[in-house]
C1' cells in the first nucleotide's frame, strides 16, 4: 500500500409502519369486516386475509417486484419472487364497527428521451 473486519457519524434503502408527548396517550399512512343496487350461488379437491411472491414445465421457465440520488417512459446492469394469520367463515359496498402504525439492511453502479422544480436577470 492492498484486502479483509469491528465501532461512530452522515446519507440512503426495503416497508402503511412516520411525527407529538415524561407518561398516559395522540398521529401521517395503511388494513379488515360490514346495507341497498349489481354480481354470484350448492359441493366435489373447504374457504378466506396481509404481502410483488402467481402460473406452468419431462426439463429449461413465463409473468410480477425493487435499486441504480427529483419524477415518467425504455434500454442496460445488480438482486427478490419469501413468510405469517382466520378457522368452516367473510363478493361488492354507504353508515357504523376494529385493527397495525414494526423491523430490516447498505458503499455501489450508468445511458437515451420527456418532463417539473430551485436561484438569479
Nucleotide at each position: 500500500a492492498a484486502a479483509g473486519g469491528u465501532a461512530u457519524u452522515a446519507a440512503g434503502c426495503c416497508g402503511a409502519a412516520u411525527c407529538c408527548g415524561c407518561a398516559a396517550g395522540g398521529u401521517a399512512c395503511g388494513g379488515g369486516g360490514g346495507a341497498a343496487c349489481c354480481a354470484a350461488u350448492u359441493g366435489a379437491u373447504g374457504g378466506g386475509g396481509u404481502g410483488a411472491a402467481a402460473c406452468g414445465u419431462a426439463a429449461u421457465g413465463u409473468g410480477g417486484g425493487g435499486c441504480u440520488g427529483u419524477c415518467c417512459u425504455u434500454c442496460a446492469g445488480c438482486c427478490c419472487u419469501a413468510a405469517c394469520c382466520c378457522g368452516g367463515c367473510a363478493g361488492c359496498u354507504a353508515a357504523c364497527c376494529u385493527c397495525g402504525g414494526a423491523g430490516g439492511c447498505u458503499a455501489g453502479g450508468g445511458a437515451a428521451g420527456g418532463a417539473g422544480a430551485g436561484u438569479u436577470g
Predicted 3D model of a 121-nucleotide RNA (c-di-AMP riboswitch aptamer (ydaO/yuaA leader)) from Firmicutes bacterium UBA5324.
NCBI's taxonomy places the organism under Bacteria, Bacillati, Bacillota.
The prediction has a mean pLDDT of 77.